[in-house]
This record gives sequence, C1' cells and structure tokens, in this order.
RNA sequence: UGAGUCGGCCAGACGGUCGCGUCAGGGUGCGGGUCCUCGGACCCGGAUCCUGCCGAGGAAAGUCCGGGCUCCACAGGGCACGGUGGUGGCUAACGGCCACCCGGGGUGACCCGCGGGACAGUGCCACAGAGAGUAGACAGCCUCAGGUUCGCCUGGGGUGAUGGUGAAAGGGUGGUGUAAGAGACCACCAGCAGUCCUGGUGACAGGACUGGCUAGGUAAACCCCACCGGGAGCAAGCCCGAGCAGUGUGUGUUUGACGGCGGCCCGCCGGAGCACACGGGUAGGGCGCUGGAGGCGACCAGCAAUGGUCGUCCGAGAUGGAUGACCGUCCACGACAGAACCCGGCUUACCGGCCGACUCAUCCG
Repeated sequence: UGAGUCGGCCAGACGGUCGCGUCAGGGUGCGGGUCCUCGGACCCGGAUCCUGCCGAGGAAAGUCCGGGCUCCACAGGGCACGGUGGUGGCUAACGGCCACCCGGGGUGACCCGCGGGACAGUGCCACAGAGAGUAGACAGCCUCAGGUUCGCCUGGGGUGAUGGUGAAAGGGUGGUGUAAGAGACCACCAGCAGUCCUGGUGACAGGACUGGCUAGGUAAACCCCACCGGGAGCAAGCCCGAGCAGUGUGUGUUUGACGGCGGCCCGCCGGAGCACACGGGUAGGGCGCUGGAGGCGACCAGCAAUGGUCGUCCGAGAUGGAUGACCGUCCACGACAGAACCCGGCUUACCGGCCGACUCAUCCG
C1' cells in the first nucleotide's frame, strides 16, 4: 500500500423564533371546604398566562423465548401435553451469553453447526438401477450339458473380483487360494466394541491389549433417555363516583347443576344457582406508572461471560395519546424507524461515518 476478519461507538452539527407534554415555582379569575373579630385568612380542585428543568431507539419493531410484578389456585394419584439437548461456567431466568470439546469450511485472522440415542422397537429412503437393507446375478467371468453354419447360441450351476445405476450397493491395499472368485485365509492400514493406563472438573484426547473381519442414512419421523414446565395477563389488579328494570324458556338444589384443583380420568373441596334469548344502564376520575436485575467512572476477582466495593448522576410517563415546524450557517447532504407496566435476550429493518485489535500478500529500511 492492497485485500480481509473480529469487536466497540455515533445516528447531521450549531444558533435563533414559535409550538406541544409531564413536573416545579409564581400571577389572574372561577368553584368547593374549614375557621371567623363577618372585613377576610388558609386549604383543595380544575382553567388560563409567565418562568424554569427534562422530553423516544439501537432497534422503541416482530411479540419469538426468559424473568419481575399482579390476580386466581396451591389434597393427592395416574395418563397424556409442551419445551430444551456436547461439556463446564455466568445469570433473577432463558431456547441467552462466555470458555472449551467434537465435526465442517478458510493459506490465515476467523467463521458455521436444531451437536443426546439408529446395538430397544416401528416406519421411510424419490429418480435411476437387476437389487435400497439379514441383500442383490443386468452385463461380464468360470464351469457342465446339448446344439452349431465353428462366429457362437440355448439351458443348468458357481461367482459380488470387473462394468453399469445411484446421495448411498455390506471396509481399503497387497498376497495366498481357486475352474472363476470371495475375509475363505494371511499381512499392513482404517474404523467399531470391550477391558485397562495416562492427562483433564468434564465433554474429550493420547496409548496398550483383546475380539468378530466390520450391515448405509433418516430421530426438524414416531419413539427412547435426561432435565425443565401451575393458569391468566397492566383491558393484570384495586379505590372513588354516576347510572339501571326486569321478563321468558330450559335445567338443578343430597339422584348435586355449576365452580376450583393448567388438559383428561379417578379423587378432594365449595356449592344454590346455572345456561340461552329479549330488554335496561355505563363511555367519568385516581392508584398501579416508572429510582431500576438503572447509567457513568475508578479499583478488585476472573481467560471471559459476569460478580463485588466505592464515588457520582436522575435520563419520557402520555390516555385521542406530547417529543414538532420554520429560518440562518456549515458538512461527508442525513437510513431504518415512534415509548404505552418494566427488565434480560433473540430475530428482523437500516444512508453513512469513526475507533481499536488481528490476519494475509507485496514493497522499502
């Protein structure tokens, strides 16, 4: 210099004028309440004006996981159901993150893996092919018998060494052997299983001996194994205020409707109402609501994720729902996109820019 890998950060900047929302302070006028020396004083509420602080995101998104919080339930048993899946750690928890192992890719930095079990059982394997799973003779090879125009043809048997098909055809190479062949036998190699040794917390790695010559894939098919899982969700759940009207049909009250125990069955508990149809009322306010597994900085422990201690800061809380508009200057000309109970993740969308660490190639010293 060029090409790359990984991680982090920013999300037009500055100034001016208006506008919107929460909160705090103050002014004006209104309503209500308390006291009262009947002049007023104080408090509360909403309206309006002024001043001040603050006012969307890295994804606020999809709502896919996990947790907090809230309410309901919290006798039990059986059967189903859903989720997760190498090992160790982190965490409130997770399907997340970190480190490592194994497999695959890359010259490399590094990246990818829904990564338990196919010796429990069942199912499936398109097309092609003779044969797709206790194999398979289509061609070929060998042999026997018959025929022959001496090229070969027909039939029986042997053979998985050769060809062909396929993603996949029941270890590989060499030899012995044979009519031709074959783990039929032998040597070496690969792989599997068992026992043992060494290292490691572990997944696993390395090694020794023995064994039978060694039967593919699929579990995001059923299934098996291990572990985890109560239900519903801020329209949760409460408080204040306002308003209303019942009627009909069916069914049930110990022969128990219905409700609760996440689904079903058993069982347990409560139990006088329940279901449907018609009709009537409500469209107000407040709490929950944002100070939290919080941000930033330093130090300590740890490879890291993360944890601990100290210091410091407060950074939206609406409820028809605020966060905008215009002007000026500048630049690299501005993407995706808008909170609605909160938090940790994952995934998806995204104009561009900055910083750091590392790799490869080439050149120069």
The RNA shown here (Bacterial RNase P class A) has 365 nucleotides and comes from an Actinomycetales bacterium. The sequence was found by an Rfam model in a public genome assembly. The coordinates come from a structure-prediction model, not an experiment, and the mean pLDDT is 79. Its Rfam family is "Bacterial RNase P class A". It is annotated as a ribozyme. About the family: Ribonuclease P (RNase P) is a ubiquitous endoribonuclease, found in archaea, bacteria and eukarya as well as chloroplasts and mitochondria.